[in-house]
RNA sequence: GGGCGAUUAGCUCAGGGGGAGAGCGCUUCCUUCACACGGAAGAGGUCGUGGGUUCAAAUCCCUCAUCGCCCAUCC
Numbered sequence: 001g002g003g004c005g006a007u008u009a010g011c012u013c014a015g016g017g018g019g020a021g022a023g024c025g026c027u028u029c030c031u032u033c034a035c036a037c038g039g040a041a042g043a044g045g046u047c048g049u050g051g052g053u054u055c056a057a058a059u060c061c062c063u064c065a066u067c068g069c070c071c072a073u074c075c
Base pairs, nucleotide, nucleotide: 001071002070003069004068005067006066007065010024011023012022013021018055026042027041028040029039030038048064050062051061052060
């Protein structure tokens, strides 16, 4: 320098045009003498940045950033 993949809740990830979600974690309540387990309810998101397309973008296109892998060149 070239190519590919990933970026979504605190963590691990799903969702590939029209409701932002799951598990774990966190908070409150119930249960217990207390803790754990279990049950109920709840909080938490600029969907990496900036543009574009569209009636409508987490989703499609482009740029940039970060991370990972492969190839090439030089040392």
The RNA shown here (transfer RNA) has 75 nucleotides and comes from Thermodesulfovibrio yellowstonii DSM 11347.
NCBI's taxonomy places the organism under Bacteria, Thermodesulfovibrionales, Thermodesulfovibrionaceae, Thermodesulfovibrio, Thermodesulfovibrio yellowstonii.
Its Rfam family is "tRNA". Rfam describes the family as follows. Transfer RNA (tRNA) molecules are approximately 80 nucleotides in length.